[in-house]
RNA sequence: GGGAUAAGCCUUCGAAAGGAGGUCUAAUACCGGAUAAUAUCUUAAAAUGGCAUCAUUUCUAGAUCAAAGGCGGGGUAACCUGCCGCUUAAGGAUGAGCCCGCGCUCCAUUAGCUUGUUGGUAGGGUAACGGCCUACCAAGGCUAUGAUGGAUAGCCGGCCUGAGAGGGUGAACGGCCACACUGGGACUGAGAUACGGCCCAGACUCCUACGGGAGGCAGCAGUAGGGAUUAUUGCGCAAUGGACGAAAGUCUGACGCAGCAACGCCGCGUGGAUGAUGAAGCAUUUCGGUGCGUAAAAUCCUGUCAGUGGGGACGAACCGGCCAGGUAGUAACUGCCCUGGUCCUGACGGUACCCGCAGAGGAAGUUCCGGCUAACUCCGUGCCAGCAGCCGCGGUAAUACGGGGGGAACAAGCGUUGUUCGGAUUUACUGGGCGUAAAGGGCGUGUAGGCGGACUAGCAAGUCAGAGGUGAAAACCGCAGGCUUAACCUGCGGCCUGCCUUUGAAACUGUUAGUCUUGAGUACGGGAGAGGAAAGCGGAAUUCCAGGUGUAGCGGUGACAUGCGUAGAUAUCUGGAAGAACAUCGGUGGCGAAGGCGGCUUUCUGGACCGAUACUGACGCUGAGGCGCGAAAGCCAGGGGAGCAAACAGGAUUAGAUACCCUGGUAGUCCUGGCUGUAAACGAUGGGUACUAGGUGUUGGGGGUAUCGACCCCCCCAGUGCCGCAGCUAACGCAUUAAGUACCCCGCCUGGGAGUACGAUCGCAAGGUUGAAACUCAAAAGAAUUGACGGGGCCCCGCACAAGCGGUGGAGUAUGUGGUUUAAUUCGAGGCAACGCGAAGAACCUUACCUGGAUUUGACAUACACUUGACAGCGACCGAAAAGUCGUUUUCCCUUCGGGGACAGGUGAACAGGUGCUGCAUGGCUGUCGUCAGCUCGUGCCGUGAGGUGUUGGGUUAAGUCCCGCAACGAGCGCAACCCUCGUCCUUAGUUGCCAUCAGGUUAUGCUGGGAACUCUAAGGAUACUGCCGGUGACAAACCGGAGGAAGGUGGGGAUGACGUCAAGUCCUCAUGGCCCUUACAUCCAGGGCUACACACGUACUACAAUGGCCGGUACAGAAGGUCGCAAUACCGUGAGGUGGAGCUAAUCCCAAAAACCGGUCUCAGUUCGGAUUGGAGUCUGCAACUCGACUCCAUGAAGUCGGAAUCGCUAGUAAUCGCGUGUCAGCAAUAACGCGGUGAAUACGUUCCCGGGGCUUGUACACACCGCCCGUCAAGCCACGGAAGUUGGGGGCACCCAAAGUCGUUUGCCUAACCGCAAGGAUGGCGGCGCCUAAGGUGAAACCAAUGACUGGGGCUAAGUCGUAACAAGGUA
Repeated sequence: GGGAUAAGCCUUCGAAAGGAGGUCUAAUACCGGAUAAUAUCUUAAAAUGGCAUCAUUUCUAGAUCAAAGGCGGGGUAACCUGCCGCUUAAGGAUGAGCCCGCGCUCCAUUAGCUUGUUGGUAGGGUAACGGCCUACCAAGGCUAUGAUGGAUAGCCGGCCUGAGAGGGUGAACGGCCACACUGGGACUGAGAUACGGCCCAGACUCCUACGGGAGGCAGCAGUAGGGAUUAUUGCGCAAUGGACGAAAGUCUGACGCAGCAACGCCGCGUGGAUGAUGAAGCAUUUCGGUGCGUAAAAUCCUGUCAGUGGGGACGAACCGGCCAGGUAGUAACUGCCCUGGUCCUGACGGUACCCGCAGAGGAAGUUCCGGCUAACUCCGUGCCAGCAGCCGCGGUAAUACGGGGGGAACAAGCGUUGUUCGGAUUUACUGGGCGUAAAGGGCGUGUAGGCGGACUAGCAAGUCAGAGGUGAAAACCGCAGGCUUAACCUGCGGCCUGCCUUUGAAACUGUUAGUCUUGAGUACGGGAGAGGAAAGCGGAAUUCCAGGUGUAGCGGUGACAUGCGUAGAUAUCUGGAAGAACAUCGGUGGCGAAGGCGGCUUUCUGGACCGAUACUGACGCUGAGGCGCGAAAGCCAGGGGAGCAAACAGGAUUAGAUACCCUGGUAGUCCUGGCUGUAAACGAUGGGUACUAGGUGUUGGGGGUAUCGACCCCCCCAGUGCCGCAGCUAACGCAUUAAGUACCCCGCCUGGGAGUACGAUCGCAAGGUUGAAACUCAAAAGAAUUGACGGGGCCCCGCACAAGCGGUGGAGUAUGUGGUUUAAUUCGAGGCAACGCGAAGAACCUUACCUGGAUUUGACAUACACUUGACAGCGACCGAAAAGUCGUUUUCCCUUCGGGGACAGGUGAACAGGUGCUGCAUGGCUGUCGUCAGCUCGUGCCGUGAGGUGUUGGGUUAAGUCCCGCAACGAGCGCAACCCUCGUCCUUAGUUGCCAUCAGGUUAUGCUGGGAACUCUAAGGAUACUGCCGGUGACAAACCGGAGGAAGGUGGGGAUGACGUCAAGUCCUCAUGGCCCUUACAUCCAGGGCUACACACGUACUACAAUGGCCGGUACAGAAGGUCGCAAUACCGUGAGGUGGAGCUAAUCCCAAAAACCGGUCUCAGUUCGGAUUGGAGUCUGCAACUCGACUCCAUGAAGUCGGAAUCGCUAGUAAUCGCGUGUCAGCAAUAACGCGGUGAAUACGUUCCCGGGGCUUGUACACACCGCCCGUCAAGCCACGGAAGUUGGGGGCACCCAAAGUCGUUUGCCUAACCGCAAGGAUGGCGGCGCCUAAGGUGAAACCAAUGACUGGGGCUAAGUCGUAACAAGGUA
């Protein structure tokens, strides 16, 4: 200079959101032109760097590209001036894009991946490099140092933990990235592929007039949902910071504050002092006390926090206004700008803080108390309820459950749960292992890799040292400072252990070059060998075939049988055939990498060893993958097949016997070719190198000495064994052949599930290799120790067996028990070690049981209070009795006369009482192993320890008795002895006992005198000790024999019972904790029961007869007992017994013998055996013999003729047999128990076997200890997992179809103010069309992952299920 246009106005559409048309106008909006450099491009030249393309710098010329004003002040105006803008260029700062190195989780049951893929050329695109995109060319790129795939995850500074190294983690704060409903896309812009912008598609929500529209809290609050859980729809821009603006200012859920939450950290309080009658209360108790406890009360104080009244901040500096002053610039002033003064601004907040007031007043809980782990008692409960982090508590005395009391710990918190690290050297880098605990690959060869001999020189990757840079801030650590302290905040320093750059060092590693010989290898000479492969040969044996001889069995077994055999087997002889294996030699001998290899010969062939020289010159070691070899069995194909022999058949065995044993017998075993690829493939010990005492065998080779030679002896190398030091090891053990000391490399390592499932891979198959998880358990395992046990071994003992004698089991009866019955049949004892036991006396009593009747301070004890004055006794009534009622009789002592005491009754309250429970709460007592010879200790020694030694060993004994030896030396409890009794003798004593001698007397008798000798009695002594002799033995202990002696090796018997075992027995002897009952589970009484009776068992008695029964006759004991007693003589009775009563308080009297012996009879029978049972009659005791006594007489006269399986006792004055006594007791169920004497044997070879015990040793998976432990199927329940016809879902990839928005490209259609052109028209731009790409969508075929699935498979777990007994001992077949 130019042309428009919004708002506005008018018309109009729509429900709305929103438009449409017309008309007007402005700009720092838009457009044209001018100017143009240190900008960009082009041209020419020079310099520097570089091999070059080229890059950088300087310079010449040309081309291209800008802009806008606004608000103040002055001036008449042009114009000047200030501030803010606008344009170009350069620089700085900040921010961003891109690229590179290094670093960055798990799975290999993901091993191969990739086509724009890798690179190049050209072009496009971008701010910019680039396959970023396109076309063409090449065929590359990544990967075992883990590609690809899958799973998971924002990364870091940091945070938590840890001594550290590590491990876990990524809240807040800070840095980076990504995302903003889901997916795709661009626009604008310096910057976005844009949280609070746009377009499209999708899902969802909302509005709608159904035509269409709107939306995106992973902003601050808030709502809903999810979840075990996470806050206010607050105040303010006062401060800090940001955006815009000239500024005032506006905006700011950034931020500053406030609210909620003990969520964390820190600080403070809930009071302090004094206070004993140790109050009350609670708890406990041994009932005395003790604890809570100076705790409280009480007295004297203090005043934080909260309360109340008053004062009251810092954080405020700016900006801005006003006033004053000033520099530069301007012609000059104002202004801008600067300086000073003054005014204005507080959400928090009347908050922090300060002062006053009153008053101990308002303020303590949670967990725990069995051990770990600080803290203990009572009650309740009774394997219940419950606890529990692990071990584990609870089944009647719970410090473990629940409550109380008390205590411990922490404290405005405490406890639980979850998570992470630690402890955990329990993944071991620091810092582990692999013989037997888990763990060495079956063995070799060798790739990658790892590691690697000596010397010299260089380099400098590792390494070491110095310097520089970086390692953000915060955090952390140290020192200071600010909030009254602290947490918190601030400043300074350290740290940031790292990375990069650079300078240096050069020992070691590495690397380069050179050299060496000792590692390794080659050549030469030897000898050894079941090393391998192939071919051939041999004898013995077995079986079969043929023949001969020969006859009735053979064979087999623990014993049989099946089988073979008179059709002639087995046996024996001869001949033949076949296959397989190779006796003796043969040997912890040899060879081989391992598996493995065994008659002889030949051929081919591998390896090792020894010797002496020469050569190569580190060529070595190991070895992930890979490759090869690899017993037996098994598989495929073809042969072969004698013997043996899975499967199978038969016979035995057995409850069964799909086994062990036997008779047969097929695959297989053998050969050829192929597959399989595993074993306790073991030395349960990977390979290599070096070092570290020895001794003694043996194999191969060599040397020395010696010798005639062979031996012998010494040394070296290589192998192969044993023993052993140091060292190692949990121990056992290993120990130059290491499991020692070191280095290098490989493999491997934590109960069961499971070497399983799935997947992959190999295989013909069988199956192999690789190889989990869920779930489940608190163990699994090793070595050693002590016991116990063994159908392990050795030694020894015992009436243990054997040898004998007599019994039991059969009968009858007695008695006890079980069972059954019952109203009750009281209770206990239960293999030995309960069952003639408690019970040494059940008619009542006992008595505990049952039925019925009674009592309630009680039948019994103590003491108190009140009250009465008796109680007892006697009589009567009632009753089954107990009991009750009535009558009668009736107190004592002291006294101050009030009363007190004793005794007794009643009432009350303490209490009594319980043979009720628990012997598994206990004491005591007892049984048993067992009168077996054992069981221990101190010190020392050995061992890490448990523990061992002693105590074992050689002998010996009844004995752990003694001797000897010995790393043991001693000691204790046991043994023995001491004690009692019997046996012999002596002394003392001599009645009631005795009587030799003397005397007397009698029918007779110690009857009497007397005696003290004998017997005896009862007290004390003696004796016997292997003392003596001989032999054996170890010169011992001891044993054997003998002498003497009454007795001989403990003289016989008894008492005596170690440490311990059996939760042995007993709460019913007694005692006793706890629990239970208290008008009853107590007490009294009567009757009944404990005595029942289909049965079963134990223990006894009596028998079955002639060694006997019966009758008659005649003897001989011991030890007991006896006055509430024993009882004689005598008489009566058949008898039990009765009458009677001498004598005896006992060596005096009494009870009081039998078998035996003598004689007779019976004659083998259910009897002259046997005596049960039953009937009758009696006697005795007793209150009473019915249930339920004993005995007697008469009668009756059962079973039973010696006892199945099985089982008991006894070794000498014993067994057997015979009687006698006693206790208990009125009597008696006594045939029992405990004692006593009489008569009086047999047998023991011996220790194989049965049982029990002792010692040593061995094995053990046992330790509640073999009555142990333990396996598998089946059945039941629960749990997780695998398979499965399938079904459902998911993420990703591939191929194809359709294709929105949009960029880009293209465009012949339509529209088009500014610019060019005079005009026509052009240029430009827009719309539209087309194309490429492409989200979502659709279709298809595969793969993968997850869930689910009828059914199915195994697995795990679960007090008491079934079947067997596989393993542990020689586990009964190793």